Context: one part of a larger RNA
RNA sequence: GCCAACGAGUUUGAACAUGUAGCUUGUCUAAGUCCUUAUGGGAUGAAGGCGCAGUGAAAGCGAGCGUUAAUAGCGCGUUUUGCUAUCUGUUCAAGACCCGAAGCCAAGCGAGCUUGCCAUGGCCAGGGUGAAUCCCGCAGAAAUGCGAGAGGAGGCCCGAACCCGUGAGCCGUUCAACACUCUGGGAUGAGCUGUGGUAAGAAGUGAAAAGCUAAACGAGCUUGGUAAUAGCUGGUUCUCCCCGAAAUAGCUUUAGGGCUAGCGGUACCUCAAUUUUUCCAGAGGUAGAGCACUGGAAGGAAUAUCGUGGCUUUUGCUAGAUAUUCCUACCAAACUCCGAAUGCUGGAAAAAAAUAGUACCAGUUAGACUGUGGGGGCUAAGCUCCAUGGUCAAAAGGGAAACAGCCCAGAUCUUCAUCUAAGGUCCCUAAACUAAGCUAAGUGUUUUUAAGGAAGUGAGACGCCUGAGAUAGUUAGGAGGUUAGCUUAGAAGCAGCUAUCCUUUAAAAAGUGCGUAAUAGCUUACUAAUUAAGGAGUCUUGCGCCAAAGAUUUAACGGGGCUAAGCUUAGUACCGAAGAUAAGACUCUGUAUUUUUCAAAAAAUGCAGGGGGUAGGGGAGCGUUCUCAAUGCGUUGAAGCCCGGCUGUAAGGCAUCGGGUGGAGCGUUGAGAAGUGAGAAUGUUGGC
Numbered sequence: 001g002c003c004a005a006c007g008a009g010u011u012u013g014a015a016c017a018u019g020u021a022g023c024u025u026g027u028c029u030a031a032g033u034c035c036u037u038a039u040g041g042g043a044u045g046a047a048g049g050c051g052c053a054g055u056g057a058a059a060g061c062g063a064g065c066g067u068u069a070a071u072a073g074c075g076c077g078u079u080u081u082g083c084u085a086u087c088u089g090u091u092c093a094a095g096a097c098c099c100g101a102a103g104c105c106a107a108g109c110g111a112g113c114u115u116g117c118c119a120u121g122g123c124c125a126g127g128g129u130g131a132a133u134c135c136c137g138c139a140g141a142a143a144u145g146c147g148a149g150a151g152g153a154g155g156c157c158c159g160a161a162c163c164c165g166u167g168a169g170c171c172g173u174u175c176a177a178c179a180c181u182c183u184g185g186g187a188u189g190a191g192c193u194g195u196g197g198u199a200a201g202a203a204g205u206g207a208a209a210a211g212c213u214a215a216a217c218g219a220g221c222u223u224g225g226u227a228a229u230a231g232c233u234g235g236u237u238c239u240c241c242c243c244g245a246a247a248u249a250g251c252u253u254u255a256g257g258g259c260u261a262g263c264g265g266u267a268c269c270u271c272a273a274u275u276u277u278u279c280c281a282g283a284g285g286u287a288g289a290g291c292a293c294u295g296g297a298a299g300g301a302a303u304a305u306c307g308u309g310g311c312u313u314u315u316g317c318u319a320g321a322u323a324u325u326c327c328u329a330c331c332a333a334a335c336u337c338c339g340a341a342u343g344c345u346g347g348a349a350a351a352a353a354a355u356a357g358u359a360c361c362a363g364u365u366a367g368a369c370u371g372u373g374g375g376g377g378c379u380a381a382g383c384u385c386c387a388u389g390g391u392c393a394a395a396a397g398g399g400a401a402a403c404a405g406c407c408c409a410g411a412u413c414u415u416c417a418u419c420u421a422a423g424g425u426c427c428c429u430a431a432a433c434u435a436a437g438c439u440a441a442g443u444g445u446u447u448u449u450a451a452g453g454a455a456g457u458g459a460g461a462c463g464c465c466u467g468a469g470a471u472a473g474u475u476a477g478g479a480g481g482u483u484a485g486c487u488u489a490g491a492a493g494c495a496g497c498u499a500u501c502c503u504u505u506a507a508a509a510a511g512u513g514c515g516u517a518a519u520a521g522c523u524u525a526c527u528a529a530u531u532a533a534g535g536a537g538u539c540u541u542g543c544g545c546c547a548a549a550g551a552u553u554u555a556a557c558g559g560g561g562c563u564a565a566g567c568u569u570a571g572u573a574c575c576g577a578a579g580a581u582a583a584g585a586c587u588c589u590g591u592a593u594u595u596u597u598c599a600a601a602a603a604a605u606g607c608a609g610g611g612g613g614u615a616g617g618g619g620a621g622c623g624u625u626c627u628c629a630a631u632g633c634g635u636u637g638a639a640g641c642c643c644g645g646c647u648g649u650a651a652g653g654c655a656u657c658g659g660g661u662g663g664a665g666c667g668u669u670g671a672g673a674a675g676u677g678a679g680a681a682u683g684u685u686g687g688c
Base pairs, nucleotide, nucleotide: 001688002687003686004685005684006683011094012093013092014091015090016089017088019086020085021084022083023082026050027049028048032044033043034042035041036040054061055060064076065075066074067073097235098234100232104225105224106223107222108221109220115199116198117197118196119195120194121193122192123191124189126158127157128156129154133150134149136147137146138145139144162186163185164184167182168181169180201217203213204212205211238621239620240619241618242617243616248261249260250259251258252257262364263363264361265360266359267358268357274352275351276350277349278348279347280346281345282344288338289336290335294332295331296330298328299327300326301325302324303323304322305321306320308319309318310317311316367392368391369390370389371388372387373386374385375384376383397408398407399406412585413584414583415582417581418580419579423575424574425573426560427559428558432572433571434570435569436568437567438566444562445561452546453545456543457542458541459540460539461538462537464535465534473530474529475528476527477526479503480502481501484498485497486496509524513522514521586611587610588609589608590607591606592605593604594603595602596601622677624674625673626672627671628670629669630668631667632666633665640661641660642659643658644657645654646653647652
């Protein structure tokens, strides 16, 4: 891991509700007693319970009572069925659907592991160093010094046994639940060790690490209290039919739990208290707008006051500050002279088929994204918090390549029928053409793209120059006073400053650029001729271009590919879903008719409307074991097991079945009772 078996809402008491039954001259017995065919049944037994009257804190009063000085009021009553038993549902008390703690307490068992201590034994190769002390010699008056020898101290040194475990490797389903190899520390000591004894669970022992106390010790192990408790996790076993939520509010030592309300179901009952639309009447201060208030903030003018800066002999001029007034253009969630649309409240009418109330039973109170209006944040987030819709949750189908929350659309079943939605119609891939434009960038073709830049290109608008010849080109001129004045070494159009006149002209600047030391030289403006027909700008707008850089591989059209199979506009077709329609079948609710029936009710036929579904509520059934009654089958072969056939909407069935195996019991109908249904629980046991 698989298979098989086992494996989870039970029982008792009490309460409420639904259904059923008995009695209703209210109802029921409990203990006990008696009888019996004796774990059972029958009889007896109103003690007592509920009911028959309420009200008040109570005394009490009583169809009334209380409140109060008194009710004029107000509160609760009076105006009727009740009791008992039982099925089912739920609640409470109990282990209370099942499994699951870490823990707490008690009584015992442990020091054969380990810690300390006690008693009694044992062990420590070899080598080195050479303390005290002693003896001898020499020197010395002596103290003492020097030398030689003996000696053998030490938590001394090196290093085996022994004890330990420093670093690394190795092992790491191991040789081993801590080992092995190399390396390393101690090795006469606070040494190591044998045997025996002793101290223990809030206790011991501890050269102290909360270490150790028999391979997990911040409180050992075993058993018991014990089915501890678990607002937590997991699991909870057959079928079909009907309805169908919530993720919100308030309170909570409350926030992943509860209680009440909200939203769901079932039953009863009721009316228009419900919904939608239209009309009428209302309250309001949002969006917008505005500046009349409160504030903010910009420009200008006037008036008054102020004194500072600049110029000035003065008068004064100019720049400025403060306040007020006026004009212009603005801003505001906590501004409003104004002010919608929606929404809300009330009334009327119409339509629809719901809705309100009561009782019982729930679940939910972690929501998600998306559109819209907002707060927080950075007008960040697949962010967060509200409001208001939608979808998902609990919804399958079609589209968006794939894609809970987006778009379309709500799946009872069957059909190789028809029509559509969103979205599409070159191929993958079902279905397409027509017409007019745009784009040349593979732009685009299923994400979005800025500021800024550019003789890309299409459309439109506005003026200007132009056969009295524009614009571009070509040919030619482009002069004189004069080298203007100043400045300067020089300043001659062209370093710089000032001025910018006059003349000749078709025209020509006291000079547009280059250039020179300064001149010179080239050139431009300007003019003529020639040529010849359009030229030069500004603005608006469509589609494009650059700006444009990322991490696996082209990889941001789904791919192929496409110059339309791209974009804009118009039109007509077609495809396209579990939608709609068509045909048939099942089922639910309502309703009508007929039949059966004492009735309740059931069946058939028709009409109308339904049948996605998690939590959850309700209804109807299938199957297993046993009991009672009736009725059957079986050695001419029961149950069980294997294979096949038939059949029901499903659980399933075959007493309308067949074959094999097996070898003694097993069904059906009507009631009843449950150890009553397995795929999950790191489920339990067994097998492989």
Background
The part of an RNA shown here (large-subunit ribosomal RNA, domain II) has 688 nucleotides and comes from a Patescibacteria group bacterium. Taxonomically the source falls in Bacteria candidate phyla (Bacteria).